[in-house]
The prediction has a mean pLDDT of 79.
The RNA shown here (SAM riboswitch aptamer (S box leader)) has 112 nucleotides and comes from Halalkalibacter nanhaiisediminis.
RNA sequence: CUCUUAUCCUGAGUAGGCGGAGGGACAGGCCCGACGAAGCCCAGCAACCGACACUUAUUGCCAUGAGUGAAAAGGUGCUAACCUGCAAGGCAUUAGCCUUGAACGAUAAGAG
Numbered sequence: 001c002u003c004u005u006a007u008c009c010u011g012a013g014u015a016g017g018c019g020g021a022g023g024g025a026c027a028g029g030c031c032c033g034a035c036g037a038a039g040c041c042c043a044g045c046a047a048c049c050g051a052c053a054c055u056u057a058u059u060g061c062c063a064u065g066a067g068u069g070a071a072a073a074g075g076u077g078c079u080a081a082c083c084u085g086c087a088a089g090g091c092a093u094u095a096g097c098c099u100u101g102a103a104c105g106a107u108a109a110g111a112g
Base pairs, nucleotide, nucleotide: 001112002111003110004109005108006107007106008105013042016041017040018039022032023031024030026085027084028083029082043079044078045077048075049074052069053068054067055066056065057064086101087100088099089098090097091096
């Protein structure tokens, strides 16, 4: 980088420190930002993987799969809030509004 699977509900810094002008994936809007952006540290949130306990597939053990629980001193991730983008359907005189799905994007695990 590509592919597959799962999730994209909730939660977590409006008085932390360094830092200095950008940031919200992309495009168009609309916003955030010297009352301090990105980034780093710290703090916090969260059970995706691993590890742990129990149940179960199966009668005993091991392994494996599934489920439940606890766990944030293992590996990651996250910590302003949005709208539109493509297609279908419904409402409406138009403007436009609503619903569903897809695409794009993000994260984790696995494979190449």
The source organism's lineage runs through Bacteria, Bacillati, Bacilli, Bacillaceae and Halalkalibacter. Its Rfam family is "SAM riboswitch aptamer (S box leader)". About the family: The SAM riboswitch is found upstream of a number of genes which code for proteins involved in methionine or cysteine biosynthesis in Gram-positive bacteria.